[in-house]
RNA sequence: GGGCUUAUAGUUUAAUUGGUUGGAACGUACUUCUCAUAAUGGUAACAUUGUAGGUUAGAGCCCUACUAAGCCUA
Repeated sequence: GGGCUUAUAGUUUAAUUGGUUGGAACGUACUUCUCAUAAUGGUAACAUUGUAGGUUAGAGCCCUACUAAGCCUA
C1' cells in the first nucleotide's frame, strides 16, 4: 500500500436479511424480607445503535467517507 471483520446501556449481548416504543442478563439506586448482612422478590434509571452525510414514506439493518480495534497479504 491492498483486502477483510467488528463497533448497540457501566459490562456481556439480542434485534427473523428496512416495519410500528431497540429487548435480555449482570451491575447500579430504592424497596421487600432479616436482630443484621447476603440471597430471593418488587420498582426505577441507564443505548437517538462509533462519527458525519446519503437513499427511503420509514434505517441498528442499505450506500459513501472518516475514526477506533483486530486479522490476512505483497
Notes:
This is a predicted structure of a 74-nucleotide RNA (transfer RNA) from Lupinus angustifolius. RNAcentral holds the sequence, with entries from Rfam. Rfam family: tRNA. The family's RNA type in Rfam is transfer RNA. Taxonomically the source falls in Lupinus (Eukaryota, Viridiplantae, Streptophyta, Spermatophyta). Model confidence (mean pLDDT): 82 of 100.